A computed fold for a 74-nucleotide RNA from Alosa alosa, annotated as transfer RNA. It matches the Rfam family "tRNA". Rfam classes the family as a transfer RNA. Rfam links the family to the GO term triplet codon-amino acid adaptor activity. The prediction has a mean pLDDT of 82. The RNAcentral record of the sequence draws on ENA. The organism belongs to Alosa, within Eukaryota.
RNA sequence: GGUUCUAUAGUUUAGUUGGUUAAAGCAUCCGUUUCAUACGCGGAAGAUCGGAGGUUCGAGACCUCCUAGAGCCA
Numbered sequence: 001g002g003u004u005c006u007a008u009a010g011u012u013u014a015g016u017u018g019g020u021u022a023a024a025g026c027a028u029c030c031g032u033u034u035c036a037u038a039c040g041c042g043g044a045a046g047a048u049c050g051g052a053g054g055u056u057c058g059a060g061a062c063c064u065c066c067u068a069g070a071g072c073c074a
Base pairs, nucleotide, nucleotide: 001073002072003071004070005069006068007067010026011025012024013023019057028044029043030042031041032040050066051065052064053063054062
């Protein structure tokens, strides 16, 4: 230098052929249970989806550029 993949909640992930509320586990907080803690059970908060632009009636998803990380080729 060329090329492929990855980026979604604190963390690990899902999200189908673009479709009308962005979901789950763990963690956190509250309640319940216990003499107490843990486990279990119930609930709550938490992400405008790496950044910018474009396409579309509608984008986490499609297109372009950029950033960061990983791999391959030279």